[in-house]
Formats: sequence, structure tokens, C1' cells
RNA sequence: CGGAGUGUAGCGUAGUGGUAGCGCACUGGGCUGGGGGUCCAGGGGUCGUGGGUUCAAUCCCCACCACUCCGA
Repeated sequence: CGGAGUGUAGCGUAGUGGUAGCGCACUGGGCUGGGGGUCCAGGGGUCGUGGGUUCAAUCCCCACCACUCCGA
């Protein structure tokens, strides 16, 4: 320098146009003398950034940023 891929909650991940779920973790509570374990409830996301298309974008298009891989 060229090509490809990934970017979603603290962590790991699903969601391929109709205002985002799951597991673990976290908070409160029940069971237990306590811990552990288990059960119930709850909080937490400007979906990497900026534009575009659309009535509507995590999703489609463009540029950029970060990381990974391949090639030179």
C1' cells in the first nucleotide's frame, strides 16, 4: 500500500428493515445459624464515529476509526 473479516450492557453473544434479547456478572429479597447453593424481582445499551437511502435503520449504501487475518 491492496484485499477480507469483526465492532451490540461490565464480560461473552443472538438479532439481516418495524423503536434490541439471552447467559454470566451486578443490586434487592426469600429459603439457610452463617457461608455456599437455589428461587423470585430489578437496574444497566445514544447497537464503534459521521453522513446517505427509507414512513421507519443494529440491519441497506458511503466515508472514517479501532482490532484481527491474508498478500505485496
The prediction has a mean pLDDT of 83. This is a predicted structure of a 72-nucleotide RNA (transfer RNA) from an uncultured Candidatus Berkelbacteria bacterium. The sequence was found in a public genome assembly. Rfam family: tRNA. It is annotated as a transfer RNA.